This is a predicted structure of a 76-nucleotide RNA (transfer RNA) from a Methanobacteriota archaeon. Model confidence (mean pLDDT): 82 of 100. Lineage of the source: Archaea > Methanobacteriati > Methanobacteriota. It matches the Rfam family "tRNA". About the family: Transfer RNA (tRNA) molecules are approximately 80 nucleotides in length. Rfam classes the family as a transfer RNA.
RNA sequence: GCCCUGAUAGCUCAACUGGCAGAGCGUCCGCCUCGUAAGCGGAAGGUUGGGGGUUCGAGGCCCCUUCAGGGCUCCA
Numbered sequence: 001g002c003c004c005u006g007a008u009a010g011c012u013c014a015a016c017u018g019g020c021a022g023a024g025c026g027u028c029c030g031c032c033u034c035g036u037a038a039g040c041g042g043a044a045g046g047u048u049g050g051g052g053g054u055u056c057g058a059g060g061c062c063c064c065u066u067c068a069g070g071g072c073u074c075c076a
Stems, first nucleotide, its partner, number of pairs: 001072007010025004019056001027043005049065005
């Protein structure tokens, strides 16, 4: 230098062919309990790495770019 994969909630990860962004854990509140844990119910929490484009509509497509992991090439 080139190629591939990945980046989504605090953490680990989903989201089928472009059509309402979700789960588990964690956090907070409530129930339960003498109390705690466990269990049960509920809530908050998101610029989908960044910028631009296409489209009625983009997490998913196109271009540029950052970071992480992997592979290849270059020493005349």